Annotation:
Predicted 3D model of a 76-nucleotide RNA (transfer RNA) from an Anaerolineae bacterium. RNAcentral records the identical sequence in 4 taxa. Rfam family: tRNA. By type it is a transfer RNA. Its mean pLDDT, the model's own confidence on a scale to 100, is 82.
RNA sequence: GGGCUCGUGGCGCAGUGGUUAGCGCAGGCGACUCAUAAUCGCUUGGUCGUUGGUUCGAAUCCAACCGGGCCCACCU
Repeated sequence: GGGCUCGUGGCGCAGUGGUUAGCGCAGGCGACUCAUAAUCGCUUGGUCGUUGGUUCGAAUCCAACCGGGCCCACCU
């Protein structure tokens, strides 16, 4: 330098054009218990990496850039 792939709450992930972006873990509150753990209920937290474009409508499609991973090439 080139190719592929990924980026979504604190963490792990789902969601592949259409109303309010969801699940598990974690956090907070409560129930239960003599108490703790476990279990159960409720609940907080995300402008979907950034910018622009397409569209009536974008997390989703397109482009550039930023970052992570893998592969290839070049350089002595």